[in-house]
RNA sequence: GGGUGUGUAGCUCAGUUGGUUAGAGCAUUUCACUGAUAAUGAAAAGGUCAGAGGUUCGAGUCCUCUCACACCCA
Repeated sequence: GGGUGUGUAGCUCAGUUGGUUAGAGCAUUUCACUGAUAAUGAAAAGGUCAGAGGUUCGAGUCCUCUCACACCCA
């Protein structure tokens, strides 16, 4: 330099052919339970869906560019 893939909550990930409130597990906080802790149960908080632009009535999803990481070729 060329090509492929990944990027969604603090962490690991899902998200169906673009559609009707962005989710799960773990972690965190609060409450219940306990003599106390753990475990268990209930609830809450936490997201500019990597960034920018475009297409569309509608974009996490499609297109373009950029960034980071991984891999392949040279």
Background
Transfer RNA from a candidate division SR1 bacterium, 74 nucleotides, folded computationally. Its Rfam family is "tRNA". Rfam classes the family as a transfer RNA. About the family: Transfer RNA (tRNA) molecules are approximately 80 nucleotides in length.